[in-house]
RNA sequence: CAACGAUAAUAGCAUACUUAUCGAAAGGUAAGGACGCAAAGCCAAGGGCCUAAACAAAUGUAUGGUAGCCGGUUGCCGAA
Numbered sequence: 001c002a003a004c005g006a007u008a009a010u011a012g013c014a015u016a017c018u019u020a021u022c023g024a025a026a027g028g029u030a031a032g033g034a035c036g037c038a039a040a041g042c043c044a045a046g047g048g049c050c051u052a053a054a055c056a057a058a059u060g061u062a063u064g065g066u067a068g069c070c071g072g073u074u075g076c077c078g079a080a
Base pairs, nucleotide, nucleotide: 004078005077012037013036017032018031019030020029021028022027035068041073042072043071046070047069048066049065050064054061055060056059
């Protein structure tokens, strides 16, 4: 430097669900709560997936979302 990832150490995040709130929805935010996570940090200008107010017209379209799907990028620790 590149891989790899312990029944190690230090620190961290927080699923479902509940309440409040924003939103047409998907979903977001805050608090509670922990299913899990070595990138569950960041990026929605690549792919995938979700939604369809609006527009078109009879089911399509992202300009809306999702990073806890892949991907990109930066980074902590160090047994084998």
Predicted 3D model of an 80-nucleotide RNA (c-di-GMP-I riboswitch aptamer) from Alkalibacter mobilis.
Of the family's consensus pairs, 94% are formed in the model.
It was read from a public genome assembly, where an Rfam model found it.